[in-house]
Description:
This is a predicted structure of a 152-nucleotide RNA (glmS glucosamine-6-phosphate activated ribozyme aptamer) from a Clostridiaceae bacterium. Taxonomically the source falls in Clostridiaceae (Bacteria, Bacillati, Bacillota, Eubacteriales). The coordinates come from a structure-prediction model, not an experiment, and the mean pLDDT is 81. It was read from a public genome assembly, where an Rfam model found it. Its Rfam family is "glmS glucosamine-6-phosphate activated ribozyme aptamer". By type it is a riboswitch.

RNA sequence: AUAUAUUUUUAAGCGCCUGGACUGCGCCAUGGGUGCAGUUGACGAGGGUGGGGUUUAUCGAAGGAUUCGGCGGGUGCCCCACGGUGACAUGCCACCGAUAAAGGCCUCACAAAGCCGUAAGCGAUUACGAUACAAAAGGGCCGGGCAUGAUA
Numbered sequence: 001a002u003a004u005a006u007u008u009u010u011a012a013g014c015g016c017c018u019g020g021a022c023u024g025c026g027c028c029a030u031g032g033g034u035g036c037a038g039u040u041g042a043c044g045a046g047g048g049u050g051g052g053g054u055u056u057a058u059c060g061a062a063g064g065a066u067u068c069g070g071c072g073g074g075u076g077c078c079c080c081a082c083g084g085u086g087a088c089a090u091g092c093c094a095c096c097g098a099u100a101a102a103g104g105c106c107u108c109a110c111a112a113a114g115c116c117g118u119a120a121g122c123g124a125u126u127a128c129g130a131u132a133c134a135a136a137a138g139g140g141c142c143g144g145g146c147a148u149g150a151u152a
Stems, first nucleotide, its partner, number of pairs: 014072004019068001020040009043060003049081006082097005088149005103142005116129005
């Protein structure tokens, strides 16, 4: 360095499931019920100063159907601290988080599921490949406090 095997880790729109839905097989009193074994159970984009608290935490895509329902977590939010900005210093206030200005107008891009194909499975379905399409975001312009002091 390569190959093989095993173990651990690789998760945070993330993980799990005794409900529901669906599949296979068996049984029964067969438009149904039941046992066993399974499948599914949110598609990506975006999002992290530190501590504490809290829980239905941003954005769009698809869908005539369960993306139903539940549990846990969580980059959301709140409080405090720290830091940044509002020319300098201090205090207060506001908005933010080392890309550190909310808001308004304008502008521009990007995804996965889906669909199609291949493979695996009796099947529900799953994995991979190819390919199309968002919004938030981003960019441009507009848009910035009070008091005291200092400097010019």